[in-house]
THF (Tetrahydrofolate) riboswitch aptamer from a mouse gut metagenome, 95 nucleotides, folded computationally. Its Rfam family is "THF (Tetrahydrofolate) riboswitch aptamer". Rfam 15.1 lists 747 matches to the family in 747 species. The sequence is in RNAcentral, with records from MGnify. The coordinates come from a structure-prediction model, not an experiment, and the mean pLDDT is 79.

């Protein structure tokens, strides 16, 4: 001087659920917490939690009260694949 490597993130497919009597998702606010290449530190960045606020929806058929099927929801979890991937600082590793 150059390079490798994580947690994780996005998207797609599959499986199992939840809601459709509207929760969830997404947006805003303050609070609390977590994670962030092998080691240490770590943000005005990221993620999560409950709370508050604003906004807001797709049902249909069968059945006949127990449900089933097909849809719908920027829906949850898991698996697989692809892409991306330390804010930053110091040290380490490979050449």
């Nucleotide at each position: 001087c150059a390079g490798a490597g994580u947690a994780g993130a996005a998207c797609g497919c599959c499986g199992c659920g939840c809601g459709u009597u509207a929760a969830g998702u997404g947006c805003c606010g303050a609070c609390c917490g977590a994670a962030c290449g092998g080691a240490g530190a770590g943000u005005u960045g990221u993620c999560g939690g409950g709370c508050g606020g604003a906004c807001g929806a797709a049902a249909a058929g069968c059945g006949u009260u127990a449900g089933c099927u097909u849809g719908c929801g920027g829906u949850g979890c898991g698996g697989c694949g692809u892409u991306u991937g330390c804010a930053u600082c110091u040290c380490g590793c490979u050449g």